Notes:
The RNA shown here (c-di-GMP-I riboswitch aptamer) has 95 nucleotides and comes from Acetobacterium paludosum. Its mean pLDDT, the model's own confidence on a scale to 100, is 83. The sequence was found by an Rfam model in a public genome assembly. NCBI's taxonomy places the organism under Bacteria, Bacillati, Bacillota, Eubacteriales, Acetobacterium.
[in-house]
RNA sequence: CAUAAUAUGAGGCAUAACAAGUGAAAGCUUGCGACGCAAAGCUACAGGGUCUAAGUUUGGUGGAGGACAUCAGGAUAGGACAGCCAGCUGCCACA
Numbered sequence: 001c002a003u004a005a006u007a008u009g010a011g012g013c014a015u016a017a018c019a020a021g022u023g024a025a026a027g028c029u030u031g032c033g034a035c036g037c038a039a040a041g042c043u044a045c046a047g048g049g050u051c052u053a054a055g056u057u058u059g060g061u062g063g064a065g066g067a068c069a070u071c072a073g074g075a076u077a078g079g080a081c082a083g084c085c086a087g088c089u090g091c092c093a094c095a
Base pairs, nucleotide, nucleotide: 012037013036018031019030020029021028022027035083041088042087043086047085048084049081050080051079055076056075057074058073059071060070061069062068
């Protein structure tokens, strides 16, 4: 550039709240629900960032210079979040 054909898909996930369970908590699981999402699929051991602090440690106060108690004290992840950024993979298409 030409010819032919003429649509595919019409599905997926599931915020918050609520109920039950689980965890120290953050959160997670199941059900219900639907705020939204073209990756709201997977990955927390590619990486960054954020959240929690049982345990550990430390500060104040009380206590006998102890044990211990208390303060919404501080720090700390082998805990958690990917629907925060991100990495990897992927469906349909007259692209």